[in-house]
Context: one part of a larger RNA
RNA sequence: UGACGGGGGCCCGCACAAGCGGUGGAGCAUGUGGUUUAAUUCGAUGCAACGCGAAGAACCUUACCAGGGCUUGACAUACUGUGAAUGAUUCAGAGAUGAAUCAGUGCCUUCGGGAACGCAGAUACAGGUGGUGCAUGGCUGUCGUCAGCUCGUGUCGUGAGAUGUUGGGUUAAGUCCCGCAACGAGCGCAACCCUCGUCUUUAGUUACGUUAAACCUCUAGAGAGACUGCUGGUGAUAAACCGGAGGAAGGUGAGGAUGACGUCAAGUCAGCAUGCCCCUUACGCCCUGGGCGACACACGUGCUACAAUGGCCGGGACAAAGAGUUGCGAGCUCGCGAGAGUCAGCUAACCUCAAAAACCCGGUCUCAGUUCAGAUUGCAGGCUGCAACUCGCCUGCAUGAAGGUGGAAUCGCUAGUAAUCGCAGGUCAGCCAUACUGCGGUGAAUCCGUUCCCGGGCCU
Numbered sequence: 001u002g003a004c005g006g007g008g009g010c011c012c013g014c015a016c017a018a019g020c021g022g023u024g025g026a027g028c029a030u031g032u033g034g035u036u037u038a039a040u041u042c043g044a045u046g047c048a049a050c051g052c053g054a055a056g057a058a059c060c061u062u063a064c065c066a067g068g069g070c071u072u073g074a075c076a077u078a079c080u081g082u083g084a085a086u087g088a089u090u091c092a093g094a095g096a097u098g099a100a101u102c103a104g105u106g107c108c109u110u111c112g113g114g115a116a117c118g119c120a121g122a123u124a125c126a127g128g129u130g131g132u133g134c135a136u137g138g139c140u141g142u143c144g145u146c147a148g149c150u151c152g153u154g155u156c157g158u159g160a161g162a163u164g165u166u167g168g169g170u171u172a173a174g175u176c177c178c179g180c181a182a183c184g185a186g187c188g189c190a191a192c193c194c195u196c197g198u199c200u201u202u203a204g205u206u207a208c209g210u211u212a213a214a215c216c217u218c219u220a221g222a223g224a225g226a227c228u229g230c231u232g233g234u235g236a237u238a239a240a241c242c243g244g245a246g247g248a249a250g251g252u253g254a255g256g257a258u259g260a261c262g263u264c265a266a267g268u269c270a271g272c273a274u275g276c277c278c279c280u281u282a283c284g285c286c287c288u289g290g291g292c293g294a295c296a297c298a299c300g301u302g303c304u305a306c307a308a309u310g311g312c313c314g315g316g317a318c319a320a321a322g323a324g325u326u327g328c329g330a331g332c333u334c335g336c337g338a339g340a341g342u343c344a345g346c347u348a349a350c351c352u353c354a355a356a357a358a359c360c361c362g363g364u365c366u367c368a369g370u371u372c373a374g375a376u377u378g379c380a381g382g383c384u385g386c387a388a389c390u391c392g393c394c395u396g397c398a399u400g401a402a403g404g405u406g407g408a409a410u411c412g413c414u415a416g417u418a419a420u421c422g423c424a425g426g427u428c429a430g431c432c433a434u435a436c437u438g439c440g441g442u443g444a445a446u447c448c449g450u451u452c453c454c455g456g457g458c459c460u
Stems, first nucleotide, its partner, number of pairs: 007460007015450002019413005026304008034295002042053002064290007073125001077124002079121005086103007107114002127279002130277003136273002138268003141264001143262001148187006154163003167178003193256004198224007227250001230244005293432001306406001310365007322353003327346002331342004372403001377398007419442007
């Protein structure tokens, strides 16, 4: 000077409390540990690993294993020889690959050859998801959107260093005011940026409303608006705080983007780059099949339930945000259905996905392991794809398990939030999505307070 204290003072945060809903019990999904395995590829490991890298493992992916093959190599540059390239067929083989046959003779040219591509050869080299994140760059997490972290000059101290940055108030804030051997400044805070909420204005088709036009709704540009500006009180006459008016909005209006100096030798050599080390007929490369999907068990994250504020049947209503030409696919026909056939429209405010669901009305069930719940299993089908055995999704019929609100413990959330209800997208042939990222619908309760638990800030 820091850090720490079951030292003190002051102050914050869904930190506690108050409240609502969960997890921990059940079944299943998913990740992890462990075990198993020829392999179950690798990484991530308190918070800050565990629906994480993976925004999609049947082959591919794929890095793992078994077997079959290659050795200038799947890929790059350079040299020589040769053949245009390329396409088609047959045979062997699991395929990689090997053998054979046929078609084809192009472009530029100074007629020497050249360009692109294929094959063969030789050498420099290629290649490595092999090691080291404790050699590194870059990027990221975390404390933490916490209010801090520093510098110049001056002053003080032998010096490390202090002062400024402490103090009195105040703030979400080192925010501002006052004081002061300090005076200033920088990185942070705030503001400038984006979205939403109000109004004005401009422009409107595919939107709106029409017989037509205009308004309105909406769309998408520009601007206005909020500044403690006005007012009463408190306060040191300050900063500011409390109340009020007006206002669509009031004291940071709400949300987002934005993450200071640094900490954790935090994470990542498997995204990429990269030093050093290591492999070079293999630790490289190709292929077929398997594995990453195993299963006594343990944990995390979720989904669905245990029912009547409910289940089932019939009828009726209201979104937002997105996506679509190898695509979205209306309508019609067939099928109980998944779906199939046919085909209109749409490169989209035009057409389509598209039915929103919870909700409302009527009927039924009457507390029961049930007309709750849907696991598991059997049979029959549909779709994608070269191919659904290991290991896909969906449909119909049948089957109907555990489960009657979950011990100790533990998590989220302060308002259009929690809870609850659906919708869409990315990845993607298909999909193990109950995930993730968004979108809207319905829409609460509680906050006395800061003693205590956890984390943090300032002074001592």
Annotation:
The part of an RNA shown here (small-subunit ribosomal RNA, 3' major domain) has 460 nucleotides and comes from an uncultured bacterium. The full RNA is in RNAcentral, with records from ENA and SILVA. The coordinates come from a structure-prediction model, not an experiment, and the mean pLDDT is 87.